[in-house]
Molecule: small-subunit ribosomal RNA
Organism: uncultured prokaryote
RNA sequence: CAAGGCGGCAGCUACCAUGCAGUCGACGGUUCCUUCGGGGCGAGCGGCGGACGGGUGAGUAACGCGUGGGAAUAUGCCCUUUAGUGGGGGAUAACUCGGGGAAACCGGAGCUAAUACCGCAUAAUCUCUAGGGAGUAAAGAUUUAUCGCCGAUAGAUGAGCCCGCGUUUGAUUAGCUAGUUGGUGAGGUAAUGGCUCACCAAGGCGACGAUCAAUAGCUGGUCUGAGAGGAUGAUCAGACACACUGGGACUGAGACACGGCCCAGACUCCUACGGGAGCCAGCAGUGGGGAAUAUUGGACAAUGGGCGCAAGCCUGAUCCAGCCAUGCCGCAUGAGUGAUGAAGGCCCUAGGGUUGUAAAGCUCUUUCAACGGUGAAGAUAAUGACGGUAACCGUAGAAGAAGCCCCGGCUAACUUCGUGCCAGCAGCCGCGGUAAUACGAAGGGGGCUAGCGUUGUUCGGAAUAACUGGGCGUAAAGCGCACGUAGGCGGAAUGUUAAGUGAGGGGUGAAAUCCCAGGGCUCAACCUAGGAACUGCCUUUCAUACUGUCUCUCUAGAGUCCGGAAGAGGUGAGGGGAAUUCCUAGUGUAGAGGUGGAAUUCGUAGAUAUUAGGAAGAACACCAGUGGCGAAGGCGGCUCACUGGUCCGGUACUGACGCUGAGGUACGAAAUCGUGGGGAGCAAACAGGAUUAGAUACCCUGGUAGUCCACACCGUAAACGAUGGAUGCUAGUUGUCGGGCGGCUUGCCGUUCGGUGACGCAGCUAACGCAUUAAGCAUCCCGCCUGGGGAGUACGGUCGCAAGACUAAAACUCAAAGGAAUUGACGGGGGCCCGCACAAGCGGUGGAGCAUGUGGUUUAAUUCGAAGCAACGCGCAGAACCUUACCAGCCCUUGACAUACCGAUCGCGAUUUCCAGAGAGGGAUUUCUUCAGCUAGGUUGGAUCGGAUACAGGUGCUGCAUGGCUGUCGUCAGCUCGUGUCGUGAGAUGUUGGGUUAAGUCCCGCAACGAGCGCAACCCUCGCCUUUAGUUGCCAGCAUUUAGUUGGGCACUCUAGAGGUACUGCCGGUGAUAAGCCGGAGGGAAGGCGGGGAUGACGUCAAGUCCUCAUGGCCCUUACGGGCUGGGCUACACACGUGCUACAAUGGCGGUGACAGCGGGCAGCGAAGGGGCGACCCGGAGCCAAUCCCCAAAAGCCGUCUCAGUUCGGAUUGUACUCUGCAACUCGAGUGCAUGAAGGUGGAAUCGCUAGUAAUCGCGGAUCAGCACGCCGCGGUGAAUACGUUCCCGGGCCUGGUACACACCGCCCGUCACACCAUGGGAGUUGGUUUUACCCGAAGCCGGUGAGCUAACCGCAAGGGGCAGGCGACCACGUAGUAGCUCCU
Repeated sequence: CAAGGCGGCAGCUACCAUGCAGUCGACGGUUCCUUCGGGGCGAGCGGCGGACGGGUGAGUAACGCGUGGGAAUAUGCCCUUUAGUGGGGGAUAACUCGGGGAAACCGGAGCUAAUACCGCAUAAUCUCUAGGGAGUAAAGAUUUAUCGCCGAUAGAUGAGCCCGCGUUUGAUUAGCUAGUUGGUGAGGUAAUGGCUCACCAAGGCGACGAUCAAUAGCUGGUCUGAGAGGAUGAUCAGACACACUGGGACUGAGACACGGCCCAGACUCCUACGGGAGCCAGCAGUGGGGAAUAUUGGACAAUGGGCGCAAGCCUGAUCCAGCCAUGCCGCAUGAGUGAUGAAGGCCCUAGGGUUGUAAAGCUCUUUCAACGGUGAAGAUAAUGACGGUAACCGUAGAAGAAGCCCCGGCUAACUUCGUGCCAGCAGCCGCGGUAAUACGAAGGGGGCUAGCGUUGUUCGGAAUAACUGGGCGUAAAGCGCACGUAGGCGGAAUGUUAAGUGAGGGGUGAAAUCCCAGGGCUCAACCUAGGAACUGCCUUUCAUACUGUCUCUCUAGAGUCCGGAAGAGGUGAGGGGAAUUCCUAGUGUAGAGGUGGAAUUCGUAGAUAUUAGGAAGAACACCAGUGGCGAAGGCGGCUCACUGGUCCGGUACUGACGCUGAGGUACGAAAUCGUGGGGAGCAAACAGGAUUAGAUACCCUGGUAGUCCACACCGUAAACGAUGGAUGCUAGUUGUCGGGCGGCUUGCCGUUCGGUGACGCAGCUAACGCAUUAAGCAUCCCGCCUGGGGAGUACGGUCGCAAGACUAAAACUCAAAGGAAUUGACGGGGGCCCGCACAAGCGGUGGAGCAUGUGGUUUAAUUCGAAGCAACGCGCAGAACCUUACCAGCCCUUGACAUACCGAUCGCGAUUUCCAGAGAGGGAUUUCUUCAGCUAGGUUGGAUCGGAUACAGGUGCUGCAUGGCUGUCGUCAGCUCGUGUCGUGAGAUGUUGGGUUAAGUCCCGCAACGAGCGCAACCCUCGCCUUUAGUUGCCAGCAUUUAGUUGGGCACUCUAGAGGUACUGCCGGUGAUAAGCCGGAGGGAAGGCGGGGAUGACGUCAAGUCCUCAUGGCCCUUACGGGCUGGGCUACACACGUGCUACAAUGGCGGUGACAGCGGGCAGCGAAGGGGCGACCCGGAGCCAAUCCCCAAAAGCCGUCUCAGUUCGGAUUGUACUCUGCAACUCGAGUGCAUGAAGGUGGAAUCGCUAGUAAUCGCGGAUCAGCACGCCGCGGUGAAUACGUUCCCGGGCCUGGUACACACCGCCCGUCACACCAUGGGAGUUGGUUUUACCCGAAGCCGGUGAGCUAACCGCAAGGGGCAGGCGACCACGUAGUAGCUCCU
């Protein structure tokens, strides 16, 4: 949100208003009816039943339950058999009378009955007793039938008791127990028993978990699972416990009793305040709690139960109905046809697609529901709550009947719009920051369906507690090591037994449930007869291989003995030399010491050095060795004493004596602690000196505990092989240590046992690796692990003098933590190599002035972009207007530009003048021209104007939505692929290695063989030659001229086409005989890539550009579009980059007048000649260019100046001009005269360059009206240096490390501050619970007393007997204190 039907089911707690939950008539009496036979009503006495049925699960960890056994019991009603039922007595309720009390109710006097009560008789197959013997009973009613009563007996049923086994968690609960354990005797009970009591003994339980604490009702079963298991104990069924809480007994066959009694306590109600009443965990129902669970219904018709002879009565047991989609099952909400693929919706590439045969329409049907009618079974003769129900028949009409969740992956199902890390989603991964299949909506789709989705819970998946079925070298995990108790496991042979084990039989394993195959409701769910099963327990028989018991043997395990052997094995005692330090004495003089470099320090009071003597303590050089010994820790000079273990050989002895080992015990490095010694050297702490930003460090100088010894303690280490111990088996090769044997060549070979290493097969392993010393294959035993952090921490306990050790959590928090290997990247890791990278040189920048770009500031605007290298003379190859995108103002709105439509006109176009205006634009006006085709009607095309709408337009945003283009690493030598092989895989190999190269260039080797993109080459240009062709080029020779000017020629130069040449080709050396390298020339113009250019692999930087262009999306539309005038981009305390000019003598100035190349030129270059000091002007020849012009090249050479702020330098400023242009104010360039600033070679730092290069000198071009110190080119003159690769920067290859992978600009640690969450401690405080001791002691049973009372029975009587009432023991509640546990703040 929606709601049609059928069958079945329905859980919690507490206190409860109201209703409901027995019968019979043997008996006496009251009363009513009567056919006088009798029948009914109801209180009482009495009998039976209220111990069943119904409810609940608080307690209980227990013989409570389950299962299987047992003996010492009783059992009403029922059944079997048997014997009886004789004869008497005394009371009492009801009732009557009169009292008390509010009530509940109570008591007094009197009468009466019984199947109520009491004697007597009788008495066994009963009970007691050794026997003889003794004891014990009854009830009647009825017309009949019959029903009762009593004793005994056997059974059935239900009950009580005992035992084996099973039954939750905690050891941070390890000791518990005094009627406790047992015995004897007694009491008690239906019955056994410390059940109770007296006495005696000192037992009993416990690591196979006692006691204590916590939690919980148990089972058949239920859910899940392949199973084994795990979780659970609603409904149904069995046994148990409870009935407001606690205690107690009475009655009875049965109770210590849900709807009985007594007492105590809490609570509620009534009350006259004196006292009373009550207990829904029965069925309904009410209030409260809670996420949450129903009607104050009908009937005894059925099935049962109680009473009764029966009729019958009672029965909230039960059978039914009501409410609820709570679950399960079945059915319906229509069927057929229907394309114009309708409309509408949605999407769209605008064509169409989809919703969709879906709808409408047409033809049918009527289940269910509705209405009307008939009408069961349940009932064997009567009796039907359900119920006029189920079912059947008829009528009408598609009519009354569909929702929920999802659509990123897991996981079936996709698009659009909105939103823009917002709102939100989310089971996990994760989605959302402007193109979201993940949010919200819509369309479409998927799933389920009277339901669907969420939440919670359980099992599964999880082999993630591993019995089935896991692990422990490095991921979590082997105790530091041994000895050894309990326990577990255990060699060979014979016999015995039959506990385990196997087979068969018997008993039991309730029913229901589950399963199989049948039957009944129309089917199903459901119900039901049968079978199987219930994997268990008990018992019996058989078997005897294996395990166990017992017996007797054996020697292969283990041990003893004898003979040898090696060794830093241990403990104690003694003595030894070298060195260090100190002391004494001698020699001797100024330093020593120490460091990266120094200083602190020592020394003229004589150090260091050196010689001699002495003292003291500690440690033992060489030998020395992946050598030895030991359980591990550990052990190192020599000798002696004592002593442990091991190995080899022999085979005499014992005869399984063995292995492991929870607890336990011993040992256990270093450091620390205690007591007493000792103290040379070293050396925590400490002091000083250095280093450093600091330096509580590293370095240095000193120096105390300690290190050493004895005794005592600690008990931990990366106590490591990160690998527990034992035994057996499973290829080898090669060292080394200790023994034995054999052979001979006597120092070798072979072999064997025991240690200790390296490599390696099978096998194992996630991989690394291990591999007879296993991490292989097996067996036995122990220890340990179960995501990271919290944490080996807190609390508790044990140990310790302390430090601390051992044992050992939880809350909370994260989605990972971790192992091994791979590819990259990185390092103040390593190896090899390269580059103007350093070094060696030359010249600059950084200082000055100016130019230019940027930042900043300013401004109305100073448009925008570029930002380390790789932005900053960059976009801009040239901002006065324009450009122009910016600002101010004035204008236009289908628009400056494109396409389409309608209407009008026939044009258009060119041109003149005037008006106001800053102009755009507006108004008026003159002249010239008079569109094209055709059917010649008009229409079409074209143009202009007007109109309206689609649209135009945007240098507006996003370069992190893009294309294209570009920068950079880098012209670095790399980047990959196919097939094969190796690896579980990521990946590896190839591409590594040895050489070599500029080069992944080439050669060799190789589980690789090949190939591609890169390198190189092919292309352009310069350098040499040949050839072809000679005009505008050239001129050797011949003529000629002022002049290659002209004739002539094309040899040369040159021009521009085609070719050639260079390949390590040759020689020698070297190298591996290779690739190559070095040297050389018989050379050559050029020699080892000949110089330069173009050419830029896979990729990196979300590099740059939306303002070149293109383009998605978004945004503006009388404006973010368009036009115009003016301004701005040119500002100026400042900072930076790139340049120019200088600071001068390698120069300035003057004179002289030599030699280029690349290029450009018609809106152009502009000669000659003339003018001007000059910029320039006049002029116009020639040239569309190898012809003419720009065009003068400049450095050079000669002279002068003589070190000065100058004859350097030229900024700035004044003035006068020139040119371009519509226009030089803001804001152009140039010229003359005058002015003459800073600047004397530049701090830290930093840039370029390896040869025709740097440096220096001028020339040309693009842009351009004008404007060049910039940019792109050209030639002239023309160096220095490179030892070398240690260092700086960048790069390439190989390799080891890594906790990095956004990749070191990474990752990451701790303190502090604030807020919050959780936990521990804490002075203290509170409740609960348990135990112990003491006080009190209700009701009650029992014991004992019984002076009071007294009908039956006994007794002649007294009295006995009985009862009441005191008393005692036990004991609930209560009270007080102590202790433990737990909880709280």